[in-house]
């Protein structure tokens, strides 16, 4: 110093919580600071300066917010 790996924690995984599983990413720098850069994420179509369309989930379950349609 370079690669790879286990444990335990950390971060994401198109709008919100909380459970549970399941994927992904993990470093560097110095002035040592709630600092700076970086990873994983940042939805789909079309004729693309413009129109059009699903969904609060990665997945399930419940919660909350929002919208439709029916009863009362």
């Nucleotide at each position: 110093g370079g690669g790879g790996u286990a444990a335990c924690g950390g971060g994401c995984g198109a709008u919100g919580g909380c459970g549970u599983c399941c994927g992904c990413c993990a470093g560097g720098c110095c002035u040592c600071g709630a600092g700076c850069c970086g990873a994983a994420g940042c939805g789909c179509c079309c004729g693309c300066u413009g129109g059009g369309c699903u969904g609060a989930u990665g997945g399930c379950g419940c919660c909350u917010g929002u919208u439709c349609u029916c009863c009362g």